[in-house]
RNA sequence: CCGUGCUGGACGGGGAGGUAGCGGUGCCCUGUACCCGCAAUCCGCUGUAGCGGGGUCGACCGCCUGCCCGAGGGGCCUCCUUGUGGGGACCGGCCGGAACAAGUGGCGUUGAAGAUCUGGUCUUGCGCAACGAAAGCCUGUGAACCCCGCCAGGUCCGGGAGGAAGCAACGGUAAGCAGUGACUUUUGUGUGCCGCAAGGUUGCCGGGCCGGAGUCAACUGUUCCGCAACCGCCCGGAAGGGGACAUCGACGGCAGGCUGCACGG
Repeated sequence: CCGUGCUGGACGGGGAGGUAGCGGUGCCCUGUACCCGCAAUCCGCUGUAGCGGGGUCGACCGCCUGCCCGAGGGGCCUCCUUGUGGGGACCGGCCGGAACAAGUGGCGUUGAAGAUCUGGUCUUGCGCAACGAAAGCCUGUGAACCCCGCCAGGUCCGGGAGGAAGCAACGGUAAGCAGUGACUUUUGUGUGCCGCAAGGUUGCCGGGCCGGAGUCAACUGUUCCGCAACCGCCCGGAAGGGGACAUCGACGGCAGGCUGCACGG
C1' cells in the first nucleotide's frame, strides 16, 4: 500500500409549542433525506436520551473544535396605519354667544357719531266708507160666513110712497206668504294706502336744523364664556407594516484535529 472479516458509527438537522427535563408523533424552516409498529385530556425515556423489530453501508462519503454567512422561528422595545373598548372639556379643532377694533372690506365732507324738532309705525274714542243681517218702505198675492165699500137677483117691513138687513160678482184691506234691493233705521265685522281728536314710546324708519369726522362689525385677528365625546388628545387591547436590540439556528463556506481491532498478500 492492497484485500477480507469485525467493532465504534452513519442512513438528516433545526425552530416554536408542549414537558420537571429530554426525544418523538402533529405544525413550520432547511433540503440527497432506509422500512414497519406506537403516540395529544399523548407515547417513550432520565439527563445528553424516542422505544421495539427489520434492512443497507462501514473506518468512510465519517466524527470533533473554532470562525464566517445565514433560511426560518419565537422574545422585547419603538414608530406608522386601520378597526375597537374606555377616559376626559385639555391656553386643541368644529359649533354658539359676548367684548375689542389691529388688518381687509362697506358707509361717510354729495356731511359720520352725537344732540334736538317733527311725521309714520303703537293705543283709545268719534266719524266716513265697504260688506253682511234684521225691520221699515215698495210690488204682487191674500177672507164661502164670523173684514170694509157698493150691493144685481132673491128675502124682510109697509096699503102705497118708500125703507131695512144682506149673499154672489166687482173694488179694496188685515195677519200671513213671495219678491225687488233704489231709499230709511238698527245692528255686526280678523274690513280700509280714509278723516278728526287725544295719549304714549323713544325702540325702529323717513325728513328738517345744529354739528364737523368718524362709523359698522361681514371676514381675519385677540380675549372671555358656553355647548358637545364628531375629530385631535390620554389609557388599554387587536390586525397589518417599518425599524432597533438581544436570542435559538437549518443549509452552505473556511481553518485545524481525530479515524480503531484481527487475519492474509
This is a predicted structure of a 265-nucleotide RNA (Bacterial large signal recognition particle RNA) from Thermaerobacter marianensis. Its mean pLDDT, the model's own confidence on a scale to 100, is 76. Rfam family: Bacterial large signal recognition particle RNA. Rfam links the family to the GO terms signal recognition particle, plasma membrane targeting and SRP-dependent cotranslational protein targeting to membrane, signal sequence recognition. It is annotated as a non-coding RNA gene. About the family: The signal recognition particle (SRP) is a universally conserved ribonucleoprotein involved in the co-translational targeting of proteins to membranes. It was read from a public genome assembly, where an Rfam model found it.